A computed fold for a 73-nucleotide RNA from a Chloroflexia bacterium, annotated as transfer RNA.
Rfam family: tRNA. Rfam classes the family as a transfer RNA.
Its mean pLDDT, the model's own confidence on a scale to 100, is 80.
The RNAcentral record of the sequence draws on ENA.

[in-house]
């Protein structure tokens, strides 16, 4: 320097052909229990990496950049 892949909750990850952003784990409150773990119940959490453009509508097309692994040189 060229290419290619990845970014979505604290943390690992969905999410179908562009149509209401979920799940598990933490976290927090109650039930249980001498205590605590476990266990059942409920509840919080999210400018989808930033910034634009397409669209009646973007997590998803499309441009820049940013940050991260690879491979090349």
């Nucleotide at each position: 320097g060229u290419g290619u892949c990845u970014g979505u909750a604290g943390c690992u990850c969905a999410a179908u052909c562009g149509g209401c952003a979920g799940a598990g784990c933490a976290c927090c409150u109650g039930a249980c229990u001498g205590u605590g773990g476990a266990u059942c119940a409920g509840g919080c959490g999210g400018u989808u990496g930033a910034g634009g453009g397409u669209u009646c509508a973007a997590g998803u097309c499309c441009c820049u950049c940013c940050a991260g692994a690879c491979a090349c040189c």